Predicted 3D model of a 344-nucleotide part of an RNA (small-subunit ribosomal RNA, central domain) from Alisma plantago-aquatica.
Context: one part of a larger RNA
């Protein structure tokens, strides 16, 4: 490289935007660079053949080779180029609609905890069973006050949104996005996208703050041969806010992104349409089935793992190894990039 591949065997970048590349709609018209026909020029060497009585070594000579390449005379589908168009793709506007989509500030209620007061007197917790613990300096209940901090019941759902990470109490501002749905309007602006750039759960770091409940790390009671553990009693870091860092996940649908094309049948979310039918149609999306097809199987099956197209990463035995060097980031933890020798 080239063929093959990537849902479970190796292999979709963790998600997007987007320079450069590659790829790209309809119909006329231009040119004639690519493409394409015809005709001529060129047409080395090595080869085979004959002469020279034989070789050698000279010479003459023949076919051939082509898909090359120059020159010239046509063609205009198709690629490319230029022009002027056109609406179906891309996009804007207009009427409406759902939504836990994003930020920012403000509230409220219920539960745990502490804390005052009152009341009331011996246990309280906990656990297979115990202990360690709390309690006569009054536990635990009770009742009513406060205070603070997380989290968000019931609605709740295979439901919605969101590029992906994700995203739930309620009001308010602020903004994204996106569907329906009848036109208007622009006039291919479209599709991918190496590098790049943003964004990107939880844990961690940093620095200042909070600090109810939980709870690595620890401590102490049990268990047990043992017990660095499951259990129980405490408890520090963290989780929360702010603001900067990390760039990783089974970041999973383990399935890249557009587009286009294909029997059906139930559910459901938001539109629409028809005007009442216990309903049928259409769009956009969620999910069950299942033809054809496809796949080694399992299963996928109009949300495709099915039929075709562009454009990107990725794979190429196992282990050694995501190591080891070097390089770029990072405060560090580490991160991206990424082997060899051995070896079976």
């Nucleotide at each position: 490289c080239u063929a093959g591949g990537c849902g479970u065997c190796g292999a979709g970048g963790g998600c997007a935007c987007g320079c450069a590349g590659g790829c790209g709609g309809u119909g006329c018209a231009u040119c004639g660079g690519g493409u394409u026909g015809a005709a001529a020029g060129u047409g080395a060497a090595a080869g085979u053949c004959g002469c020279c009585a034989a070789a050698a070594a000279g010479u003459g000579a023949c076919a051939g080779a082509a898909u090359g390449u120059u020159c010239u005379c046509g063609a205009a589908a198709c690629c490319a180029a230029u022009g002027a168009a056109c609406u179906u793709g891309a996009g804007u506007g207009a009427g409406a609609c759902a939504g836990a989509g994003g930020a920012g500030a403000g509230u409220g209620g219920a539960a745990u905890u502490u804390c005052a007061u009152g009341u009331g007197u011996a246990g309280g917790g906990g656990u297979g069973a115990a202990a360690u613990u709390c309690u006569g300096a009054g536990u635990u209940g009770c009742a009513c006050g406060a205070a603070g901090g997380a989290a968000g019941g019931c609605c709740a759902a295979a439901a919605g949104c969101a590029a992906a990470g994700g995203c739930a109490g309620c009001u308010c501002u602020c903004u994204g996005g996106g569907u329906c749905c009848c036109u208007a309007c622009c006039g291919a602006u479209g599709c991918u996208g190496a590098g790049g750039u943003g964004c990107a759960a939880a844990a961690g770091c940093a620095u200042g703050g909070g600090g109810a409940g939980u709870g690595a790390a620890c401590g102490g009671g049990a268990u047990u041969a043992g017990a660095u553990a499951c259990c129980c009693u405490g408890g520090u870091a963290g989780g929360c806010c702010a603001u900067g860092c990390c760039g990783u996940a089974a970041a999973c649908g383990a399935u890249g992104a557009g587009u286009c094309u294909u029997c059906g049948c139930c559910c459901u979310u938001g539109g629409u349409c028809c005007a009442c039918g216990c309903a049928a149609g259409u769009c956009a999306g969620g999910g069950g089935c299942c033809c054809a097809g496809c796949u080694a199987a399992c299963g996928c099956g109009u949300g495709a793992a099915a039929g075709a197209c562009u454009c990107c990463u990725c794979c190429u035995g196992g282990g050694g190894a995501g190591u080891a060097c070097a390089g770029u980031c990072g405060c560090a933890a580490g991160a991206c990039c990424g082997a060899a020798a051995c070896u079976c």
The source organism's lineage runs through Eukaryota, Streptophyta, Mesangiospermae, Liliopsida and Alisma.